[in-house]
Context: one part of a larger RNA
Molecule: small-subunit ribosomal RNA, 5' domain
Organism: uncultured bacterium
Parts: sequence; C1' cells; structure tokens
RNA sequence: GGAUGAACGCUGGCGGCGUGCUUGAUACAUGCAAGUCGAACGGAGAGUGUAGCAAUAUACUUUUAGUGGCGAACGGGUGAGUAACGCGUGGGUGACCUGCCCCGAAGUGUGGGAUAACAGUCCGAAAGGAUUGCUAAUACUGCAUAAUAUCCAAGAGAUUAGAUGCUUUUGGAUUAAAGGAGUAAUUCGCUUCGGGAGGGGCCUGCGUCCCAUCAGCUCGUUGGUAGGGUAACGGCCUACCAAGGCUAUGACGGGUAGGGGACCUGAGAGGGUGGCCCCCCACAAUGGAACUGAAACACGGUCCAUACACCUACGGGUGGCAGCAGUAGGGAAUAUUAGAAAUGGGCGAAAGCCUGAUCUAGCAACACCGCGUGUGCGAUGAAGGCCUUCGGGUCGUAAAGCACUUUUUGGAGGGAAUAGGAAGGAAGGUACCUCCAGAAUAAGUCUCGGCUAACUACGUGCCAGCAGCCGCGGUAACACGUAGGAGGCAAACGUUAUCC
Repeated sequence: GGAUGAACGCUGGCGGCGUGCUUGAUACAUGCAAGUCGAACGGAGAGUGUAGCAAUAUACUUUUAGUGGCGAACGGGUGAGUAACGCGUGGGUGACCUGCCCCGAAGUGUGGGAUAACAGUCCGAAAGGAUUGCUAAUACUGCAUAAUAUCCAAGAGAUUAGAUGCUUUUGGAUUAAAGGAGUAAUUCGCUUCGGGAGGGGCCUGCGUCCCAUCAGCUCGUUGGUAGGGUAACGGCCUACCAAGGCUAUGACGGGUAGGGGACCUGAGAGGGUGGCCCCCCACAAUGGAACUGAAACACGGUCCAUACACCUACGGGUGGCAGCAGUAGGGAAUAUUAGAAAUGGGCGAAAGCCUGAUCUAGCAACACCGCGUGUGCGAUGAAGGCCUUCGGGUCGUAAAGCACUUUUUGGAGGGAAUAGGAAGGAAGGUACCUCCAGAAUAAGUCUCGGCUAACUACGUGCCAGCAGCCGCGGUAACACGUAGGAGGCAAACGUUAUCC
C1' cells in the first nucleotide's frame, strides 16, 4: 500500500447494488416451512331439482375424515465429524442399479377372501387402545396365457489382455396385469420386454496440512479354497488352509482441518483464505438399528438406549429450529415472530391447491459505486477571534450584500416494464415524468518533533499526560492539555484485529 462476513470511538443527507451469529453442532415459547388427487374407492355432511299429502325415493352439485396412489430421498440448513478414494482430476465397470420422462414390441382373460371408514360395547386423566358387526377399490390374493425375460441341460461362434457373464441353436421349467373419464371417437393409466436420456453405486493412477521430542505397526491381519450376502466386485461376512501384509519414498501414533471452483495479495513464482454464489461430501439432541421404497439406513418417518425439557388423575405419556422468522444465553459482534404476482418444484386430465424454495419489502454507512450539502460577483479587507516587534499580520472573498440555479428536499398531478392473447397480479401509487415553492433540508473526522503534508500562544512543570518506532514532559514544551491557524481524507474519518 492492498484486503475483510469485521468490531470499537466520533460524526452522519440521499440513491443503486450486494452482504449480515466468524462465539455455544448451546437450550428453545409461538406461528409457519410437504402436500396433493373425488377422473382409484366405499361412506358421511350440506345444498338444489324431480315424484309424493307426508315419511321417503331418486338425480345433480359441493365439502371431505378414512382406504388407496404419487410426493415426502428434491428443495432448505449446518460444518460437528472426516487426513479419507472424502475431495480434485484422468480412467475402468468383461462386477452394477435406475421411479417419473422419451422411443419401440407385445398384452391387459377369469375368480376369491378380507379390512379401515361407519355403527355398537368397553378400557384410559390423557396420549391412545381393545373387541363385535357391516362395506369398497387402481388395496390384497388364486388360476389362465406368455417371451428375444429368468433358470437348467446340451451344442456352436465372435471379440478381447482375459469369457462362466457377449452372440446364437435345440429342449425343458418358472414368472404378469387394473382399471378410471367420456354418448362415442378417444384418452389417462396398468403388465412384460428391448433401447435411450438424465441420475447413482463400486474400483483405480496421480494430487491433497503439521509433529520423528510418534519407529516400528497388524491376527479378518495378508492371501487361497468353499459358502453366505449385495443391484454389483471384494475378508463385506463365515468355516477351513497357508503365514503373510505395511514401513525413513515416513507405516503406526498424536495434533489440526470439511474438499474443490474460487477469493485476497503479488510483476511473477509464491504466500494466505475457503464467508456470499456453484459442485461434491458429511451431519440432523447423543449413540445404535432396521422398515418402507427405484433410491434412505431418512432434519420436520419408525424402534431401542441415554441426557435434557414438558404434561400427568402418579398408572403413564410427549418433544427435538444445524428450515424461515423469533426468544434466552454466550459474545467485541450480526436483522422482521413482514408480503405473495412471477420463476422453479410436488400432486392433479384440468381448474387449481401447497411451497419461509424463490421473488420482494423492512432493519444496519457492514462493504462497494454514484450524487449532494450551492453558483457568480462582492474590500472601507466590516465586526469578532488569534498573534503582535503595537506599525501591523491572519482567519479572508471567507461573511454580510447583490444576482442566479433547484441536483436534492417538500407539495400537487400523471404513472410503468416485469406480467408474451381477455381479467387479475406482491413489490407499488414504487421507479419514472411534469408543475410549483424556496438557498432552502444536509460536514465531519484525524493529524501538525522526525519518519510524514501541516506552527504559534497560553496552561502544566518527570506531575497530568502522549507514544507505531526514535522518544517527549524536571518553568520559556512546535511532542502533554486548550485556543487560533494549518495539512490530509471526506458521508465519512480514525483505532484495533487478521492476511499478503
């Protein structure tokens, strides 16, 4: 000198754009953050119409607790752990999976038994539960059909570093489905198979902080055979067999740490950092486990244990903000318990609903950028302050005064794009435009001994104090304090912290 997610002191007019718990991965009141589908299903409620004297029956519309489907594994947060195939980069998969989406081929036949809802009875303070009876489905399930799918047996072939896995022939065995809407045409589904796209799993070369005052480490350890397990290879797991494997090219141990794109600095090489944004990973009070599912060992799912907190009729229950706001606490320190149009996402045939993702607004000079706080003339160089050799010098064209302008400010009127075809539409009567008023509404802060731009007076008297370094202060202090003046930067200025 540059930089910052900064803080502190003093000061503070406006706009644009970004950023904002770096500390306790501490504890959380309250609200919201994941729903949706009645065109899968049976009910229940409400309304309207028709028939009827009425009870009631029936049709349509609408709302929806429950069964069922899809979603809830995305999106959002945090960085505790992790020195690791975690990440980055380049390969491999002849060892693999893939819901929704796209393309292609074929099919969608026929039966059955339940169950929630509901009604009744009962237990419980509650959370919730037991039992009897009834009922539906795209819920569950038997049979049929079926292959280029899967498996078995026998045979042939190609490629390759390597074939049990690829291609192919014959025979046998096994395995599927669901309906809805519509007058209909048709359409949305469902089942099996092949291909694709996008996504993921696994393996691997290289790279990836400090300590040797850590030198030896290891028994599922290293390899083999067989089996189990997985979507898949593999000590991943088990049994048996062998005795191996790693290490000064730093094993093992300890410390620290999420990694990268990037960011800061620097001429570069390097050094430092990993906040915002994007990609990957890990975590969800702490520890463990599996279930469902295409995918989780699952932040707002389940079970167990632990700690903590809450409710309780003392028998027993409930909870998890490292989602958005917000509270307490910690701290030098970090914001609103705001709004919903668009974009994206989920569901739906659609209308649409949901969405603290997102887009906006609020708060903060926290950072960067821009604008303003007037402009011209104006000397008897006013008054006043300060200094003085008492002559004067200086603040100083500065003020006053005269003439002007209106960025900004205030008032009034008009008024968007975003939002692509009618309407609606958060921001918003905002941005922006026009008119009016009137210099009006707007300057501080640090320094002045040298480094380092800028000096005098008074007070103080090694005191009070200053200080980045050298050093100032003990009676004439340009170094302390005040005043006048001067210098620097400016809606900021200075200090502290950290990095180059």